A computed fold for a 74-nucleotide RNA from an Actinomycetes bacterium, annotated as transfer RNA. Its Rfam family is "tRNA". Rfam describes the family as follows. Transfer RNA (tRNA) molecules are approximately 80 nucleotides in length.
[in-house]
RNA sequence: GCGGCGGUAGCUCAACGGUAGAGCCUCGCCCUUCCAAGGCGAUGACGCGGGUUCGAGUCCCGUCCGCCGCUUCA
Numbered sequence: 001g002c003g004g005c006g007g008u009a010g011c012u013c014a015a016c017g018g019u020a021g022a023g024c025c026u027c028g029c030c031c032u033u034c035c036a037a038g039g040c041g042a043u044g045a046c047g048c049g050g051g052u053u054c055g056a057g058u059c060c061c062g063u064c065c066g067c068c069g070c071u072u073c074a
Base pairs, nucleotide, nucleotide: 001070002069003068004067005066006065007064010024011023012022013021018054026042027041028040029039030038047063048062049061050060051059
């Protein structure tokens, strides 16, 4: 320098172009004499900038970061 994959919640991961979810964590409540376990609920996220579209996490362009591979031929 080129190519591929990835970037979503505190962590690990989902999500046909049509309400962004799950598990774990945290907090509250229930349960228990107490704790743990269990049950119910809450908080919380689409790397960044543009474009297409009625509508973008998803498609397109650029850019940043991470991982992997390639570089000797014209």